Small-subunit ribosomal RNA from a metagenome, 1511 nucleotides, folded computationally. RNAcentral holds the sequence, with entries from SILVA.
RNA sequence: AGAGUUUGAUCCUGGCUCAGAGUGAACGCUGGCGGCGUGCUUAACACAUGCAAGUCGAACGGAUACGCAAAAGGGGCAACUCUUUUGUUUAUGAGUGGCAGACGGGUGAGUAACACGUAAGAAAUCUACCCUUGAAAUGGGAAUAACCUGCCGAAAGGCGAGCUAAUACCCAAUAACGCUCUCUGACUGCGGUCAGAAAGUUAAAGACUUCCGCAAGGAAGUCGUUUGAGGAUGAUCUUGCGGCCUAUCAGCUAGUUGGUGAGGUAACGGCUCACCAAGGCUACGACGGGUAACCGACCUGAAAGGGUGAUCGGUCACAAUGGCACUGAGACACGGGCCAUACUCCUACGGGAGGCAGCAGUGAGGAAUUUUGGACAAUGGGGGAAACCCUGAUCCAGCGACGCCGCGUGGAGGACUGAAGGUCUUCGGAUUGUAAACUCCUUUUGGAGGGGACGAAUCUCUCGCCUCGUGCGAGAUUGACUGUACCCUCAGAAAAAGUCACGGCUAACUACGUGCCAGCAGCCGCGGUAAUACGUAGGUGGCUAGCGUUACUCGGAAUUACUAGGCGUAAAGCGCAUGCAGGCGGUCAGAUAAGUCAAUUGUGAAAGCCCCUGGCUUAACUAGGGGAGGUCGGUUGAAACUAUCUAACUUGAGUGUGAGAGAGGAAACUGGAAUUCCCGGUGUAGCGGUGAAAUGCGUAGAUAUCGGGAGGAAUACCAAUGGCGAAGGCAGGUUUCUGGAUCAAUACUGACGCUGAGAUGCGAAAGCUAGGGGAGCAAACAGGAUUAGAUACCCUGGUAGUCCUAGCUGUAAACGAUGUUCACUGGGUGUGGGUGGUAUCGACCCCUUCCGCGCCGAAGCUAACGCAUUAAGUGAACCGCCUGGGGAGUACGGCCGCAAGGUUGAAACUCAAAGGAAUUGACGGGGGCCCGCACAAGCGGUGGAGCAUGUGGUUCAAUUCGACCAACGCGAAGAACCUUACCUGGGCUUGAACCGCAGGUGGUAAAAACCCGAAAGGGUAAUGACCCGCAAGGGAGCCUGUAGAGGUGCUGCAUGGUUGUCGUCAGCUCGUGUCGUGAGAUGUUGGGUUAAGUCCCGCAACGAGCGCAACCCUUAUCCUAUGUUGCCACUCCGAGCAAUCGGAAGCACUCUUAGGAAACUGCCCCGGAUAACGGGGAGGAAGGUGGGGACGACGUCAAAUCAUCAUGGCCCUUAUGUCCAGGGCUACACACGUGCUACAAUGGCCGGUACAGAGGGAAGCAAAACAGCAAUGUCGAGCAAACCCCACAAAGCCGGCCCCAGUUCGGAUUGUGGGCUGCAAUUCGCCCACAUGAAGUCGGAAUCGCUAGUAAUCGCAGAUCAGCAGGCUGCGGUGAAUACGUUCCCGGGCCUUGUACACACCGCCCGUCACACCACGAAAGCUCGCUGCAACAGAAGUCGGUGUUCUAACUCGCAAGAGAGGUAGCCGCCCAAGUUGUGGUUAGUGAUUGGGGUGAAGUCGUAACAAGGUA
Repeated sequence: AGAGUUUGAUCCUGGCUCAGAGUGAACGCUGGCGGCGUGCUUAACACAUGCAAGUCGAACGGAUACGCAAAAGGGGCAACUCUUUUGUUUAUGAGUGGCAGACGGGUGAGUAACACGUAAGAAAUCUACCCUUGAAAUGGGAAUAACCUGCCGAAAGGCGAGCUAAUACCCAAUAACGCUCUCUGACUGCGGUCAGAAAGUUAAAGACUUCCGCAAGGAAGUCGUUUGAGGAUGAUCUUGCGGCCUAUCAGCUAGUUGGUGAGGUAACGGCUCACCAAGGCUACGACGGGUAACCGACCUGAAAGGGUGAUCGGUCACAAUGGCACUGAGACACGGGCCAUACUCCUACGGGAGGCAGCAGUGAGGAAUUUUGGACAAUGGGGGAAACCCUGAUCCAGCGACGCCGCGUGGAGGACUGAAGGUCUUCGGAUUGUAAACUCCUUUUGGAGGGGACGAAUCUCUCGCCUCGUGCGAGAUUGACUGUACCCUCAGAAAAAGUCACGGCUAACUACGUGCCAGCAGCCGCGGUAAUACGUAGGUGGCUAGCGUUACUCGGAAUUACUAGGCGUAAAGCGCAUGCAGGCGGUCAGAUAAGUCAAUUGUGAAAGCCCCUGGCUUAACUAGGGGAGGUCGGUUGAAACUAUCUAACUUGAGUGUGAGAGAGGAAACUGGAAUUCCCGGUGUAGCGGUGAAAUGCGUAGAUAUCGGGAGGAAUACCAAUGGCGAAGGCAGGUUUCUGGAUCAAUACUGACGCUGAGAUGCGAAAGCUAGGGGAGCAAACAGGAUUAGAUACCCUGGUAGUCCUAGCUGUAAACGAUGUUCACUGGGUGUGGGUGGUAUCGACCCCUUCCGCGCCGAAGCUAACGCAUUAAGUGAACCGCCUGGGGAGUACGGCCGCAAGGUUGAAACUCAAAGGAAUUGACGGGGGCCCGCACAAGCGGUGGAGCAUGUGGUUCAAUUCGACCAACGCGAAGAACCUUACCUGGGCUUGAACCGCAGGUGGUAAAAACCCGAAAGGGUAAUGACCCGCAAGGGAGCCUGUAGAGGUGCUGCAUGGUUGUCGUCAGCUCGUGUCGUGAGAUGUUGGGUUAAGUCCCGCAACGAGCGCAACCCUUAUCCUAUGUUGCCACUCCGAGCAAUCGGAAGCACUCUUAGGAAACUGCCCCGGAUAACGGGGAGGAAGGUGGGGACGACGUCAAAUCAUCAUGGCCCUUAUGUCCAGGGCUACACACGUGCUACAAUGGCCGGUACAGAGGGAAGCAAAACAGCAAUGUCGAGCAAACCCCACAAAGCCGGCCCCAGUUCGGAUUGUGGGCUGCAAUUCGCCCACAUGAAGUCGGAAUCGCUAGUAAUCGCAGAUCAGCAGGCUGCGGUGAAUACGUUCCCGGGCCUUGUACACACCGCCCGUCACACCACGAAAGCUCGCUGCAACAGAAGUCGGUGUUCUAACUCGCAAGAGAGGUAGCCGCCCAAGUUGUGGUUAGUGAUUGGGGUGAAGUCGUAACAAGGUA
């Protein structure tokens, strides 16, 4: 510090996800030791049991055990013992009294508050114990608990009578420097403070020790008591500032705000009350709702920030829930009280008891959090004079890898055997791996034995010393942890490694298993038979006593942007203006000092953090010192800037004067054209409408045309890229009223300005209310068409509405998708309105300048597109808005509206994208150009018939398999057996063929003959071997065993090879350069031209490659060579009357086969850019690629083929292998493809007669002759072929017959008899003869081929092959018609355009319905909680009143009694729970209902994306 993920690819926007750090954690697997920390985050849920706050006898009355002493008595011989009493010491249960139980400890429910933090203030305050310093402690009195006694009660407890003490209580005296009040003086910030004087008033308690004393008592000391002053500590109150969410909470408030007076408090104060006034708070967020203890700090981060508030520390609040006070220095009190409520327990049913959010512990809840431990040794606290007691505070120990830190599980050597085993393998090996073994060494930790601390200083006691202080020194004494830490010795590598990952991000790969299953997954995504992604194994990587997962926080995330983002098109500028508050604000001078800056000072507790140093062996941990930490406070100073005040200025802004422009606005009046309607005339059969029609109108006279009239709405031309307006918007003409802007020159005011949350106004169309109006147009509606349907598009009608008046609505793609204002930053050009200059007779023209409206472009900006002085550039001010897509501009609530609806505006849930711009393709019922038997023009077919053949389907035991635009007379150039892969049946099992090793084998291998059998095969079996050789054996054969054969079994979606198709279409690319952020572009586009990316020209391109063309074969002409088996012109010979035949000679010609020549737009004319090229012509056998063939770019289709072959993987192995017989591939209601033969006279039949080419031939072709009607047979010359044979070519030509018919057409089908091949012709061959003589009379929709030696037509040959050809391949004979042309159909090429497609239109995609699931809204209601208002109620308790009852202390009184004072009771105010009524609100639930979301293959349509077929 970044990375993955939207796309075919790219850039951007934007979300999601990951890598880091952390935790009071939990879960999974695993686990050696120690140190230091830490441990109910959930139910402030309920709690059994024990402990957590007591202490003081030196405050008091008492009581008493042990001990000691004394005395008395009893027992005993005695020692001694027992009992009782007294005293004493010590200890102590209960009680009175004092102090402490307000600290310490726990928890975080409540609380949004002066609760907390920070900084101030209290002249408005209190403070027990403690410290310092004064003064004083005198004299009396009355009770009461305990105790005793009586009674009630189950208990808890209570009542009555009686006795008694105090440092308990009361009275009196005394006292000021206290308090109250009055006066005087000084100071003053006018509040008060200080000093002085007078008056009034207020106090107490003793205990112990020592000494003296007979005693009473006294003295001293210590502690305690009273009253002052001061301090310290603690507490209380007030104030500024700071720190949560929500406006779908906008108004709140009657003790409310203030005053006067009183009460109350420690104290100020509406704190409370009476009266008076009507205030107070709030957009800088009151009031309400939700959430929450706050801070030091902790986590994270570069920081700014964000999150948290465990442990430790400070503050607050609470103690089952609610209320209340008492006591006290302090409480409205966790382990005190009273009352109410809920719950639990006891009960004799009458009544009582209780409060772990103290430490342990239990139950419950929960993913989850410890021992019912030890000790007061230390530190601290309470009491005490002290010893001492108490202390679950605390110190320790225990449990838990919960966290941090440290250590170990060994170290070195050890490979020519890289051991064994495991795993993988190309079978060679590789890896685990120096790892192990083995050798040497060490012993931390653990184990055993031994030694053994620090923490201890005190208090107290004893002794000593002095300065005599409860001072100093010495000694004694005190340890829970703990026989712990630590140290020494002994044995021995001995006892000690896991976990997660290994597709990318992200370090680390193979095998097997599985087969969209099981499963994985943080995101992208893996898995459908070769998974580095699942599971296991081996290996590897990471971390390590831990490792992973989950949850949460920060980070990355500049993804809320203060630092530090955006808003034309990605989310985002309010529809527009006016303007209050607010924010910001021109020039100059002075003053002030609020902001600002500087210095100094106070504070910011400790701990934590950072730095330095120290202590535990180190570290964690810890000690000491320093630093740092703030919107903080005080003091002093500076005056540039901001601010405030004062005084000025003119440039911002405005006003006055002049001028012209304009669909700016409002109202009134008015014109013509057109449509429609009405009346009349002319006139006759149609009009209208459409793609085509129909509905509709019309003989009752339409449409058309002429004249007259009515009425409403809109304003042609001018007219524009033009003008005006803030926007919406504004258009015939005239008048009136009126707003704004502009220009020019000056004069005036003197910052008066800009923006603008709320607010207010304006605001298209549609819509609403009321009243008018209504010609045309026209939602709804009706009809007609179209259509599968057509609730649409088209047509005919037609109502609201559109118009006016008065209101409402308040929204639009209200758009420049661009807020307003100001300033600055190259230009060019056009246009609207002005000024000035120049010029002219004048109008133009030209120059300049200001304000508008446009276009093009520089820099710059932008993701790109684009913007560019009218900015989307560079800056400033202010406002509005955005933060992934969907849900959703929806729900609920509020506000507005008559309604429709508008405005404000969520969440649950769901997805990993959604999106912008540009790129390359593909596509378009987009465009342009061009080509092709693509159409058109022609010729002939197919589709109809019969038959052949292939396919589908069906059937079957089997009808083997493959192929489907590019399969279908295809693989198959030939299924009777074989082929053959299929079926049935019968056999074989190292096998029918191949091969390695081991063992065996000579009467062995082989095998005549015989038997069974359909054969294969099985059985018996005469006979009976070969080669090498050193003579032992080896080889071959056979048998057994084992490696392994074999498979037309599967996968063409694992593959090679081959092939098809687009397509013989003209395309497909590369290097360098250039352009672009990039994908990419350019080149390859453009202008011409071509069959062609063929060529030329131009051009930021220049070149090149694969394709095209050419080179190859064939054919057409000629030349040369060759001359048999070919040829025969000339010459010769022979035969024949002749035609002609044979031979010689010859190679001229034809021909054969080789080699050459020839054609190149080369020549001429014209066109064209003078080019490429095109048109015409000459010559030529051939002319513009002469005809034909071979040849098929980059690629597409997971195209075809595992059954040609090869091959990975999988599968079978007495069978899916192999052999044999028979059957099947030949089936047959049917459908399709390809063909043959026909339907006839351009024909059929009969007879005669002419002319090819190219092939084949030895298990062959076969002549001639003979036989047969024929197929064919017999015999067999010749020929391995330019020699012989197949072999007569046929159509054609000549002659004859037929005469338009199911025929002398057509030949299917069937019968009989033959022939041939072959082991075999039944399933199932071909041919011949005779007989039979079906359909069919030119073929619906539709569809195929062909542009010249072509179509059509005619025959011939060959491959395969024993036989079988209507198929296929080749060959020649005869030999046409037509092409105007490119509108249309199909296919293709180039350019361009749109795109939401990229699996690429067979694409994408929308909505209803149906089904399943999920969350949400509404809903008659129901329920829990919180809460407002109005009442009722009124416990405990304070306060007030009264006080009939009762009454010790004081007063009066001799006394009785009276009084003062107090008290029970009662009354009153306040008030908790509770109750009633009525509202508000959160949440839950609810028959039913509404939309939403999600879900491999449901239904209906096709709305959008291309002109998406109606933009």